[in-house]
């Protein structure tokens, strides 16, 4: 000098575990602000989070109890958690193999 390659946060699915809601909270849509992290590094870049706001919006059933209480079964594009599959960084350097 040339090819090639791993690797992050993370997303999506499905299982198991424990929980909220069902008096509607959460989820998702938008749009405004913020904050720190995120391949070995450097600069972005996106994705995730955190707050306000705005449309827009749901599935209960049975038993039970003195009850507004307890149970189950369900329903929420419901939340953390834990394993498994799959995808998954622009550029420049750095790393690994090949010539």
């Nucleotide at each position: 000098c040339u090819c090639a390659g791993g690797g992050u946060a993370g997303a999506u699915u499905u299982u198991g575990g424990c929980g909220c809601g069902u008096u509607a909270a959460g989820u998702g849509u938008u749009g405004u602000g913020g904050a720190a992290a995120c391949g070995g590094a450097a600069u972005g870049u996106g994705g995730g989070c955190c707050a306000c706001a705005a449309a827009c919006g749901a599935a209960a059933a049975g038993c039970u109890u003195a009850a507004u209480u307890g149970c189950u079964u369900g329903c929420g594009g419901u939340g953390c958690u834990a394993a498994a599959a799959u995808c998954a960084c622009a550029u420049u350097c750095a790393c690994u193999g090949a010539a």
This is a predicted structure of a 99-nucleotide RNA (THF (Tetrahydrofolate) riboswitch aptamer) from Periweissella cryptocerci.
Rfam family: THF (Tetrahydrofolate) riboswitch aptamer. Its family is annotated with tetrahydrofolate metabolic process in the Gene Ontology.